The prediction has a mean pLDDT of 87. Predicted 3D model of a 74-nucleotide RNA (c-di-GMP-I riboswitch aptamer) from a Nitrospirota bacterium. Its Rfam family is "c-di-GMP-I riboswitch aptamer". Rfam's curators write: GEMM was predicted in a large-scale screen for bacterial structured RNA regulatory elements. Gene Ontology term of the family: cyclic-di-GMP binding. It was read from a public genome assembly, where an Rfam model found it.
[in-house]
RNA sequence: UCAUGAAAAGGGUAAACCAACCGAAAGGUUGGGGCACAAAGCUAAGAGUCCUUCGGGAUUGUCUGGCUGCCAUG
Numbered sequence: 001u002c003a004u005g006a007a008a009a010g011g012g013u014a015a016a017c018c019a020a021c022c023g024a025a026a027g028g029u030u031g032g033g034g035c036a037c038a039a040a041g042c043u044a045a046g047a048g049u050c051c052u053u054c055g056g057g058a059u060u061g062u063c064u065g066g067c068u069g070c071c072a073u074g
Base pairs, nucleotide, nucleotide: 002074003073004072005071012037013036017032018031019030020029021028022027035061041067042066043065045064046063047062048059049058050057051056
């Protein structure tokens, strides 16, 4: 550096739901919570889905792509 994997070690994230706040809404933020995840890290580039005040917006834990990363084995 490439490939594979998540058994071990050290860890990480945080579903549903609840509370407060923001938003027209989808949805988001914070705290609790813990379903699950080897990229469930970042990116809204393509698709899908959702919202709409039809101008646009949201969703990466729906899929594909791009960038980056710990450990182990080859």